[in-house]
Context: one part of a larger RNA
RNA sequence: UGGCGGGGGAGCACACAAGGGGUGGAUGCUGCGGUUUAAUUGAAUUCAACGUCGGAAAUAUUACCGGGAGCGACGGCAGUGUGAAGGCCAGACUAAAGAUCUUGCCUGACGAGCCGAGAGGUAGUGCAUGGCGACCGUCAGCUCGUGGUGUGAACUGUCCGGUUAAGUCCGGGAACGAGCGAGACCGCCAUUGACAGUUGCCACCGUUCCAGCGAUGGGACGAGCACUCUGUCGAGACCGCCUCUGUUUAAAGAGGAGGAAGGAGGCGGCGACGAUACGUCAGUAUGCUCUGAAUCUUCCGGGCUACACGCGGCAUACAAUGGUCGGCACAAUGGGAUGCAACUCCGAAAGGAGGAGCCAAUCCCCUAAAACCGACCUAAGUUUGGAUUGAGGGCUGAAACUCGCCCUCAUGAAAAUGGAAUCCCUAGUAAUCGCCCAUCACUAUUAGGCGGUGAAUCUGUCCCAGCUCCUUGCACA
Numbered sequence: 001u002g003g004c005g006g007g008g009g010a011g012c013a014c015a016c017a018a019g020g021g022g023u024g025g026a027u028g029c030u031g032c033g034g035u036u037u038a039a040u041u042g043a044a045u046u047c048a049a050c051g052u053c054g055g056a057a058a059u060a061u062u063a064c065c066g067g068g069a070g071c072g073a074c075g076g077c078a079g080u081g082u083g084a085a086g087g088c089c090a091g092a093c094u095a096a097a098g099a100u101c102u103u104g105c106c107u108g109a110c111g112a113g114c115c116g117a118g119a120g121g122u123a124g125u126g127c128a129u130g131g132c133g134a135c136c137g138u139c140a141g142c143u144c145g146u147g148g149u150g151u152g153a154a155c156u157g158u159c160c161g162g163u164u165a166a167g168u169c170c171g172g173g174a175a176c177g178a179g180c181g182a183g184a185c186c187g188c189c190a191u192u193g194a195c196a197g198u199u200g201c202c203a204c205c206g207u208u209c210c211a212g213c214g215a216u217g218g219g220a221c222g223a224g225c226a227c228u229c230u231g232u233c234g235a236g237a238c239c240g241c242c243u244c245u246g247u248u249u250a251a252a253g254a255g256g257a258g259g260a261a262g263g264a265g266g267c268g269g270c271g272a273c274g275a276u277a278c279g280u281c282a283g284u285a286u287g288c289u290c291u292g293a294a295u296c297u298u299c300c301g302g303g304c305u306a307c308a309c310g311c312g313g314c315a316u317a318c319a320a321u322g323g324u325c326g327g328c329a330c331a332a333u334g335g336g337a338u339g340c341a342a343c344u345c346c347g348a349a350a351g352g353a354g355g356a357g358c359c360a361a362u363c364c365c366c367u368a369a370a371a372c373c374g375a376c377c378u379a380a381g382u383u384u385g386g387a388u389u390g391a392g393g394g395c396u397g398a399a400a401c402u403c404g405c406c407c408u409c410a411u412g413a414a415a416a417u418g419g420a421a422u423c424c425c426u427a428g429u430a431a432u433c434g435c436c437c438a439u440c441a442c443u444a445u446u447a448g449g450c451g452g453u454g455a456a457u458c459u460g461u462c463c464c465a466g467c468u469c470c471u472u473g474c475a476c477a
Base pairs, nucleotide, nucleotide: 001477002476003474004473005472007471008470009469010468011467012466015461016460019425020424021423022422023421026316027315028314029313030312031311032310033309034307035306042053043052064302065301066300067299068298069297070296074116075115076114077113079110086106087105088104090102091101092100120291121290123289124288125287129285131280132279133278134276136274141180142179143178144177145176146175147156148155149154159172160171161170162169185269186268187267188266189265191235192234193233194232195231196230197229200225201224205222206221207220208219209218210217211216238262241256242255243254244253245252318418322377323376324375325374326373327372334365335364336363339358340357343354344353345352346351384415389410390409391408392407393406394405395404431453432452433451434450435449436448438446
């Protein structure tokens, strides 16, 4: 100087507490371990592996297994116009194949039999590396120049008193300054102004159609840019104003006014010096090692989908704040040319036959669902729950046996709110409801987004686990 302490002090955070919802029990889906297997390819293993590798594998993917076939730039040596390498009919072999074999034909100069040397390698090494990433942690730290102190390692600055989300700022002080971080910055959202109008609106006006006795309601066209919206450029928030606290002050804090927004307005991007020989050689790059007619390339089939069992993540439930049936409202983000498909017809449905429009604010996907109204169910393994299995049908694709998805009918398992333990969450959040999209021929209980409904509790603490700073002890370096 660091590190450590079942030493001390100060501070912080869904760390605890206060509350809400789960997981752990059931069934299913998915990942991992184990076992099995010809193979069940490999990586990742506390937080920081386990719906992760965008990894939803029918073939391909694919790296694994079984079987078949193909490939050697360049150099040297065998061989070779007494025909190299290559191609082909028929038959045999085969899952299939002039791949090989039998017999022959075509062509005409090279040459895998040997030695080197390559191409290739999802072969090895992430403990040889780059790059990228995770985590400590968006924690408040990490340093330098000059000066000063000390023989020196080093110290000071970076400490102390306040304050802050912050080494943020103020005051003091042998320090004075500076850099990387924090902040500032950038994007989206929240208010508003100007400009713009093939989306929106009939707001206002005109024409016209339908319903209605009428009042009025609904639609089309024109004109228009008022509103909504979309886009660009601006305004606006700064403790600026007031009161109090802060020792008089300062930094700042508490409350108030005005305001769409108030004290960092909300959310995100941006991640210091470094630690973890953290992860990745299987994304790419790359040193070294290995392989090199196979550890390369390709084809067919199988496997990655196995199943006594253990673990993680999720989905659906166990019901009445519910289930079923009928009626009836209100979104946003996105996607669309081998594409999205209105609409019509067929079908009980999945779906099928045609097919307008749209390369998109124009057309389509596109009926949101929970909600609300009415009816039934009446506490039951049930009109809860839907696993499993049988039968029939449909779709994609060359092909659904191993091993896809959907529809209909039948079947109707476990499950009665889950031990010890454990996880997430502080507001438009949790919880709950549906929608879009990525992957994609087909397949979503996954990931990423979008909106609808919409709570409870906390104004405390350092008790648990942890982090930061100061200080102290040390048989540690």
This is a predicted structure of a 477-nucleotide part of an RNA (small-subunit ribosomal RNA, 3' major domain) from a Microcaldota archaeon.
RNAcentral holds the full RNA, with entries from SILVA.
The prediction has a mean pLDDT of 80.
Its Rfam family is "Archaeal small subunit ribosomal RNA". For this family Rfam cites "The comparative RNA web (CRW) site: an online database of comparative sequence and structure information for ribosomal, intron, and other RNAs" (Cannone et al., BMC Bioinformatics, 2002). Clan: SSU clan. Gene Ontology terms of the family: ribosome and structural constituent of ribosome. Rfam 15.1 lists 709 matches to the family in 491 species.